[in-house]
């Protein structure tokens, strides 16, 4: 982050630390570290193992002698001088060979390998061990080669053949050996089985080699040599240290959709091998070994010390660092050695790559360093043996890509900087703004410092001590004063890094800031830009014109030489739960039960000591990690010191668990004695009913439905009576009664049989619990044979119903259902609740049996008690709902099974079935959810209570004609716009000819209009021409105001013209940005709050409930107790009486008068008018009701329960309704979307819809006569009397600002005449024609009179609307808007019914319940199948690879064996020839790697075509589910 909100269950995602990383933007320094995670891929170059002359024999240089010579010079010679080459002596150097010793260390990599590989702790009485220590003891005598070298010769090379010489510490024989091995014997002692260890005898076998320095005493001797002495080296034995080899417990990753493996396999005897045991090998000989405590197989993988997390128990992880292995191009194989089956060694095949004369040969970076190549990606073809370490040597040394150490790179780690301090006018500048200002910010700037690191200069350590040399000391060895060993002293030599750390001194703020974030999680906000675009996103989302979520920008938050994204890990994740989780309804208890392994197990007592607990010891490498010092300025880093689980050995303890043993009875089991029961199984039986069949009686229907119809019946049906057949259930009893482990068992009678329960109590003594596998039982409906077969009924048929109707209903109807036998093994196989033992308040019914108590003659009844099987309930438990002694409460064993939805009760495999299917059972791919429980609405083709012209009952109308008015369509240059169910349509518009007007043509531009400025002119204003349709354009005339002054000139105040911009303007958008007004639910009676209290919470109580009422109106009762808004009432008008006042209103009674008019004078009685009271409240009586509230009736009274009628319209709810009544945010236009003006149109018309007038006729028409109202209106006005016109109206001008005058005749009605059911003397549309009124102006287009026309229409189909009384229908009147125009609308009064039994039904609403998978709330949800796209995945004829293994073929090298006629120095006989021993060559043989053939196994990747599945903006065709979802749903078949 699921919901409108809530809880819990659940996933999904984030914040954290870490890397051998990598990418992207950025980049100052230094330390210390660390760097091919891929291609174990392939390599070019150059180095990485040598060394030793004191082991030997040349061979080369060179020095110094000596020897004979030759040349040149010098001299007569003698001779001499210097050069040459040679020969030899000594003596230094250098080396290729022979030797020795190293090359099995070092060093790289992780392919193999799931193993005694590797950890850890033991064993070897089954072993080996070069150099190295220690001890003992020898180191005589002799011999024959070979290499180099020569010399011939072969090949392109690599490499070689012969043929002569020759040396050793090379090689071989002899002797000598107590010890040393072998074989036998004798003996002692241990000891862990074979055995080990000492002593002692016979026998046989079995070594050596020399070098270098010194010395001359002894013996030869010229030197010296033997010899002696040191020193180094050699040989045999013992013994130690290192190394090492092989056993053994015990640990060590995943699949069971691998469940069986195994033939040398397990043993055994005898032999071989080998350093050693061992089937390691080989013969025989037996039939064994492993394995669900997971054997084989597969698939992955070096192991650990340690390394990241974490609280920790885990879980990851195996880079450096160390330690064990494994490998060295791939596969085999042995030599050599003290170690190898050998990384810089050899032999073979193999693939690869070079070379070559094609004959043939070389090579192996997984050592540094470096190339390609592969990757997202990992360095320098450095310096140096100074140091530490190796190998060789006396030794100096020499070699050492081991190491030292420097490069490269933010890869990580830690440390430093990049200033510092004062600095308000709060500068500029940016960005917002409410325009005022705020922010950026003490921030710059400016002023004083400071100087790490930089940069230059300049000083300058430490790692270096050994060994060696020189001196000299002490001391062994010696005969020694020689030499040589060792010890110590002094002194000398020797640095890659590198003039590097470190220090002084100058310079000068100077040269050094990035990067990611700002929606919530998560810390940080604004503003323009974009408009579901274009983008962001780690989850939730965000963007469709006002975006804190895109893009930029100011400002902001975090880190800081980095910063952020990928990637992977472990944490949150108690989301695998040993600490630490669950299963009635969210996932989850097997359908049931016997029972084997296994796990666990009562009481009391003895012993033991596996566990367990304790105390030593060993080990636990170092390195790291805690912990406590220390050194590098600090840190990282380094050094010292200590801790440590485990495993092993041993000492003790003995409560527990476990073993041995004894013994108990309460767990189990059993006797006996009793009764309950649809327990199972068989046989038998029995009535009711249903159908059919036969006979009879009867007669036109019967069945069936919501109505019908198929169907059956005149060939006699249904009906109704007798009889007869057959199957199949067993009415009543009958009950949350009974019984069984679960499906499950229901008529009765018998036989056979399982369990359980009560009650005793002898018996036996833990014999118990659960129970992986296994084996048995299992509803229904489906298979198999065989039977039956009445009713009932999938399929199917046919009527019906529909828009279909493959349903639902109705008429047939076959499987099937029923037996037997045999399979199948699922079910919502349910209590959705697994067995088994304790324990933990009560109540109350019920089933059976007994017992006990208590009472009783006795039975009942009462009580206590076991078993079972229901409700209610406390404590407690549970997300809540509920559970609650029949737990889901506290506890304990065992066993099954969950771990987000979907994909999926599926795929492939496998087992099982006759099918049909079961049983096990992923993955990929996809979503951010999906599910529980409860709340509140809302809603239902639920449910209950109640209202309301809601239905009913009625009375008129609409819907049909004409017209009139409005709407939509449709036309049009425009036919401005806006209002769409109810709640738009005679509405906005209380009145479009111009206007108005918003529209359309066709002219004007600072504007018609408000405000403020500037610049010019000019009063202002009046009159007048021309053009023009006018709007405007242009002209001409007249005039010269008003305030102040210095009176010329000028300044101001207002106005008008013209020009420039700033602005005006907009009936342009956007009622989905708003306000303000309205409509509607609906005058419905609700709709909230405080405080308490109940619930984890959302909520809920209150506001339900019982009664009333038009009402949440009132009583009453209640964890409620109050309040508000609403309703009633307070307000207007009206019905009634008083009071008061009395003009313009009356006018009774008095008087005057008439034209017969309250007209006059007078009056207030009356109507009235219009102020102020009274009245009416369920007050009073009777009844009902609960003593209430209230109803009912009833009196009084003008009026009676709200007396009528207005106005008033809760919280809301429809993004309702208006931007065009007004206001207004943002956009948008700006010679136009603004403005004026002229003319049009809004008035158009094939047609549809509302809404009205008028009719259609005789309750009527028409003519004549004649009564009676109520409100309202009037001065640009209302307009009388009179006069003229048939008439409209026309003249008049009296009265009148109005209770006085005028509109204004009121009409229906009452009197009378007249028309007689007709398209009429009904009806009045349409037309003509003459007029008349209004207005500049009746032509698109007012209205109104005459006279002529006289249409449709004879009561109006579905359907639909109003009205309950002064009301409906009827009738006229007035008013508003208005110049004129009125069927419309908005008041007035006149006449005046009919009906309501009721609340079933429609439709609307109010409580109260109840169901929900609705919440945008039924106009809701949602499902499948078709269609399209895309996505994995299966399946499939094949196809292609790829791995282990099996058989058979061949069979290198090579060990071993065999043979050896062929070679052959050392030994042997032999004078000798020459033979013999003995090796080798060669051959053959086991074995045996590549290869090579076959059939199978596994995997993988492909496949035309196909199967569901998943996404998708939506599109088709239904409507299953969710509400009784409109046939209850679901579950198996």
């Nucleotide at each position: 982050u699921u919901u409108g909100a809530u809880u819990a269950u659940g996933g999904c995602u984030c914040a954290g630390g870490a890397c051998g990383a990598a990418c992207g933007c950025u980049g100052g320094c230094g330390g210390c570290g660390u760097g091919c995670c891929u291609a174990a891929c392939a390599c070019a170059u150059g180095c990485a193992a040598g060394u030793c002359g004191a082991a030997c024999g040349g061979a080369g240089u060179u020095g110094u002698g000596g020897c004979a010579g030759c040349u040149u010079g010098g001299g007569u010679a003698a001779c001499u001088a210097a050069g040459c080459a040679g020969c030899u002596a000594c003596g230094a150097c250098u080396u290729a060979g022979u030797g020795g010793c190293g090359a099995a260390c070092g060093g790289g990599u992780g392919a193999g390998u799931a193993a005694c590989g590797c950890g850890u702790g033991g064993g070897c009485a089954a072993c080996c061990u070069g150099c190295c220590c220690u001890u003992a003891a020898g180191a005589c005598c002799g011999g024959g080669a070979u290499a180099a070298c020569a010399g011939c010769u072969g090949g392109a090379a690599a490499c070689g053949g012969c043929u002569g010489c020759u040396a050793a510490u090379a090689c071989c024989g002899g002797a000598u050996a107590c010890a040393u091995u072998u074989a036998g014997c004798u003996u002692a002692a241990g000891g862990c089985a074979u055995c080990u260890u000492g002593a002692g005898c016979u026998a046989a076998a079995g070594a050596a080699a020399g070098c270098u320095g010194g010395c001359c005493u002894c013996u030869g001797g010229a030197a010296c040599a033997a010899g002696c002495u040191a020193g180094c080296g050699c040989u045999u034995a013992a013994g130690g240290a290192u190394g090492g080899g092989c056993c053994c417990g015990c640990g060590u990753c995943u699949g069971a959709u691998u469940a069986g493996c195994u033939a040398g396999u397990u043993g055994g005897u005898a032999g071989g091998g080998u350093a050693a045991c061992g089937g390691c090998c080989u013969a025989c000989c037996a039939a064994g070994g492993c394995g669900a405590c997971g054997a084989u197989c597969a698939g992955u993988a070096g192991c650990c010390g340690g390394c990241c997390u974490g609280a920790g128990a885990g879980g990851g992880u195996g880079a450096c660092c160390g330690g064990c292995c494994a490998c060295a191009c791939u596969g085999g194989g042995a030599c050599u050695g003290a170690g190898a089956c050998a990384c810089g060694g050899c032999c073979c095949a193999g693939a690869c790559u070079c070379c070559u004369a094609c004959g043939g040969g070389a090579g192996g970076c997984a050592g540094c360093a470096g190339u390609g190549g592969g990757g997202a990606a990992u360095c320098u073809u450095c310096c140096g043996c100074a140091a530490u370490g190796g190998a060789c040597g006396a030794a100096a040394g020499u070699c050492u890509g081991a190491c030292g150490g420097a490069g490269c790179a933010a890869c990580g780690c830690c440390g430093c900087g990049u200033g510092u301090a004062c600095g308000a006018c709060g500068a500029a500048g940016g960005c917002c703004u409410u325009c005022g200002g705020g922010u950026u910010g003490u921030a710059a700037a400016g002023u004083a410092c400071u100087g790490u690191c930089g940069u230059c200069g300049g000083g300058g350590a430490a790692g270096a001590a050994a060994a060696c040399c020189u001196a000299g000391a002490g001391u062994g060895a010696g005969a020694a004063u020689a030499u040589c060993g060792c010890u110590g002293u002094a002194g000398g030599c020797u640095g890659a890094c590198g003039g590097c750390a470190c220090c002084c001194a100058a310079c000068g703020a100077c040269g050094a800031a990035g990067c990611c974030c700002c929606g919530g999680c998560c810390a940080a906000c604004c503003a323009c830009g974009u408009g579901c675009c274009a983008g962001c996103a780690g989850c939730c989302g965000c963007g469709g014109u006002a975006a804190u979520a895109c893009g930029u920008a100011g400002g902001g938050g975090g880190c800081g030489a980095g910063c952020g994204u990928u990637g992977u890990c472990c944490g949150g994740a108690a989301u695998u739960a040993u600490u630490g989780g669950g299963c009635g309804u969210a996932a989850a208890g097997g359908g049931c039960g016997c029972g084997u392994a296994g796990g666990c197990g009562g009481c009391c007592g003895u012993u033991u000591a596996a566990g367990u607990c304790u105390g030593a010891u060993g080990u636990g490498a170092a390195a790291g990690u805690g912990c406590g010092g220390u050194g590098c300025u600090u840190a990282a880093c380094g050094c010292c010191g200590u801790a440590g689980a485990g495993c092993a050995u041993u000492g003790g303890a003995a409560a527990c668990u476990g073993g041995a043993c004894g013994g108990c009875u309460u767990g189990a089991g059993g006797g006996c004695a009793g009764g309950a029961g649809a327990g199972g199984a068989a046989a038998g039986u029995g009535g009711a009913a249903u159908u059919c069949c036969u006979a009879g009686u009867g007669u036109a229907g019967c069945g069936g439905u919501g109505a019908a119809a198929u169907g059956c019946g005149u060939a006699g049906a249904u009906a109704u009576c007798a009889g007869g057949a057959g199957g199949a259930a067993c009415a009543c009893c009958a009950g949350u009664g009974g019984c069984g482990a679960a499906g499950g068992c229901g008529a009765c009678u018998u036989u056979c049989u399982g369990g359980a329960c009560u009650g005793u109590u002898a018996c036996u003594g833990a014999c118990g619990c659960u129970g992986g596998g296994g084996c048995g039982c299992g509803a229904a409906a489906g298979c198999g044979u065989g039977g039956g077969g009445a009713g009932c009924a999938a399929a199917c048929a046919g009527g019906a119903u529909u828009a279909g109707a493959u349903a639902c209903c109705c008429u047939g109807g076959u499987a099937g259902u029923c037996c037997a036998c045999g399979c199948u093994g699922u079910a919502a196989a349910c209590g959705a609740u697994g067995a088994g033992u304790g324990c933990u308040a009560g109540g109350u019914g019920u089933a059976a049996g007994g017992a006990g108590g208590u009472a009783u003659c006795g039975a009942c009844c009462c009580c206590u008690u076991c078993u079972g099987u229901g409700c209610c309930g406390u404590a407690g438990u549970u997300a809540a709902c509920a559970c609650a002694a029949u737990a889901a409460g506290c506890a304990c064993u065992c066993c099954g099974c969950c771990u987000g939805g979907g994909g999926a009760u599926u795929a492939c495999g496998g087992c099982c079935g006759c099918a049909a299917g079961g049983c096990u059972a992923a993955a990929a791919c996809u979503c951010a959810a999906a599910g529980g429980a409860a709340u509140u609405g809302a809603c239902g083709g639920g449910g209950g209570c109640c209202c309301g012209c809601a239905c009913a009952a009625g009375c008129g109308g609409u819907g049909g004609a004409g017209c009139a008015u409005g709407u939509g369509g449709u036309u049009u240059a425009a036919u401005u716009c806006g209002a769409c169910g109810c709640a738009a349509c005679g509405c906005g518009a209380a009145g479009a000819a111009c206007c108005u007007u918003a529209c359309c043509a066709a002219g004007c531009u600072u504007g018609a209009c408000a405000a403020u400025c500037c610049u010019a002119c000019g009063g202002a204003c009046c009159c007048u021409g021309u053009g023009g349709a006018a709007a405007c354009a242009c002209u001409g005339g007249g005039g010269u105001g008003c305030c102040c002054u210095u009176u010329u000139a000028g300044g101001g105040a207002g106005c008008g013209u013209a020009g420039a911009g700033a602005c005006a303007g907009g009936u342009g958008g956007u009622g989905c940005a708003u306000g303000g007004u309205u409509g509607u639910c609906g005058u419905c009676a609700g709709c909230u709050c405080g405080u308490g209290u109940c619930g984890u919470g959302a909520g809920a109580u209150g506001u339900u409930g019982g009664g009333u009422u038009a009402a949440g109106u009132c009583c009453c009762g209640c964890a409620a107790c109050g309040a508000g808004c609403g309703c009633a009432a307070c307000c207007c008008c009206u019905a009634u009486a008083u009071c008061c006042a009395g003009u313009u209103g009356c006018c009774a009674g008095c008087a005057c008068g008439u034209u017969a008019g309250g007209g006059u004078g007078g009056g207030g009685a009356c109507u009235c008018u219009g102020g102020a009271u009274a009245g009416a409240c369920u007050g009073c009586c009777g009844g009902u009701g609960a003593c209430a509230a209230a109803c009912c009736g009833g009196a009084g009274g003008a009026a009676g329960g709200u007396g009528g009628g207005g106005a008033u319209g809760a919280c809301g709810u429809c993004a309702a309704a208006u931007c065009a009544u007004c206001a207004u945010g943002c956009c948008c236009c700006u010679u136009a979307u603004g403005u004026c003006u002229u003319g049009g149109g809004c008035u158009a018309c094939a047609c549809a819809c509302g809404u009205g007038c008028u009719a259609c006729a005789a309750u009527g028409g028409g003519c004549g006569g004649u009564a009676c109202a109520g409100a309202c209106g009037g001065c640009a006005g209302c307009g009388a009397a009179g006069c003229c016109g048939c008439g409209a109206g026309g003249u008049g001008g009296a009265g009148c600002a109005a209770a006085u005058c005028c509109g204004a005749g009121a009409a229906a009605g009452c009197c009378g005449c007249u028309c007689g059911u007709a398209g009429u003397u009904c009806g009045g549309a349409u037309u003509g024609c003459a007029g008349g009124c209004u207005g500049c102006a009746a032509c698109u287009c007012g209205c109104c009179u005459g006279c002529a026309u006289g249409a449709a229409g004879u009561c109006g189909g579905a359907a639909u609307c109003g009205c309950u009384a002064g009301u409906a229908a009827u009738c006229g009147c007035a008013g508003g808007u208005c110049a004129g125009c009125a069927c419309a609308c908005u008041g007035c009064g006149g006449u005046g019914a009919a009906u309501a039994c009721g609340u079933u039904c429609c439709c609307g609403g109010g409580c109260c319940u109840u169901g929900u998978a609705c919440a945008c709330a039924c106009c809701g949800c949602c499902c499948g199948u078709c269609a399209c796209a895309c996505c994995a995945c299966g399946a499939a004829a094949g196809u292609c690879u790829g791995c282990a293994a099996c058989a058979c073929c061949c069979g290198a090298a090579g060990c071993c064996g065999g043979u050896g006629a062929g070679g052959u120095a050392a030994c042997c006989u032999g004078c000798g020839a020459a033979g013999g021993g003995g090796c080798c060559a060669g051959c053959c043989g086991u074995c045996g790697a590549a290869g090579g053939u076959g059939g199978g196994g596994c995997a993988g990747a492909u496949g035309a075509u196909u199967g569901g599945g998943g996404u998708g903006a939506a599109g088709u065709c239904g409507u299953a589910a969710c509400a009784a979802g409109g046939u209850a749903a679901c579950c198996g078949u």
Molecule: small-subunit ribosomal RNA
Organism: unidentified thermophilic eubacterium ST10